C1' cells in the first nucleotide's frame, strides 16, 4: 500500500429499514441474627465521527478514525 472483519450502557453480546434490548455488574427494597444466595424494582446508551438516501437509519451508501486478521 491492497483486501476483509469488528466498533451498540461499566463488561460481554443481540438487534439487517418502523418504540434500542438481553446477560453479568451497579443501586434500592424484601428475605436472613448477619453475610452470601434468591426474589422484586430502579438507574444507566442520542449505536466510533461526519455526510448522503428514505416518510422513517444502529441497520443501506460515501468519507474518515481506532482495533484485529490476511496479502504484498
Nucleotide at each position: 500500500g491492497c483486501u476483509g472483519g469488528u466498533g451498540u450502557g461499566g463488561c460481554g453480546c443481540a438487534g439487517u429499514g418502523g418504540u434500542a434490548g438481553c446477560g453479568c455488574a451497579a443501586u434500592u427494597g424484601a428475605u436472613u441474627c448477619g453475610u452470601a444466595a434468591u426474589c422484586a424494582a430502579u438507574a444507566g446508551g442520542u449505536c466510533g465521527a461526519g455526510g448522503g438516501u428514505u416518510c422513517a437509519a444502529a441497520u443501506c451508501c460515501c468519507u474518515c478514525c481506532a482495533c484485529c486478521a490476511g496479502c504484498u
The RNA shown here (transfer RNA) has 72 nucleotides and comes from a Clostridia bacterium. It matches the Rfam family "tRNA". It is annotated as a transfer RNA. Its Rfam clan is "tRNA clan". Its mean pLDDT, the model's own confidence on a scale to 100, is 82. The sequence was found in a public genome assembly.